């Protein structure tokens, strides 16, 4: 220079056009001599970013940004 994967909650991941979820972390509780551990509840997201299409878009179309494999 080319080409392909990746990009979603603090981490690691689902989620293939119709409400954005889950496991660990994290916060209150509840179980107790005190942790742990188990349970029950919360809070935590411009779905990388820009435009298209579409009643409706994380998700499809193009263009970019991170990274990351190949090839030259």
């Nucleotide at each position: 220079g080319a080409g392909g994967g990746c990009u979603u909650a603090g981490c690691u991941c689902a989620g293939u056009g119709g409400u954005a979820g889950a496991g660990c972390a994290u916060u209150c509780g509840a179980c107790u001599g005190c942790u742990a551990a188990u349970c029950g509840a919360g809070a935590g997201g411009u779905c990388c970013c820009c435009u298209g299409u579409u009643c409706a878009a994380a998700c499809c179309c193009g263009g970019g940004u991170g990274u990351u494999c190949u090839c030259u």
Transfer RNA from Trichonephila inaurata madagascariensis, 72 nucleotides, folded computationally. It matches the Rfam family "tRNA". Its mean pLDDT, the model's own confidence on a scale to 100, is 82. NCBI's taxonomy places the organism under Eukaryota, Bilateria, Arthropoda, Entelegynae, Trichonephila inaurata.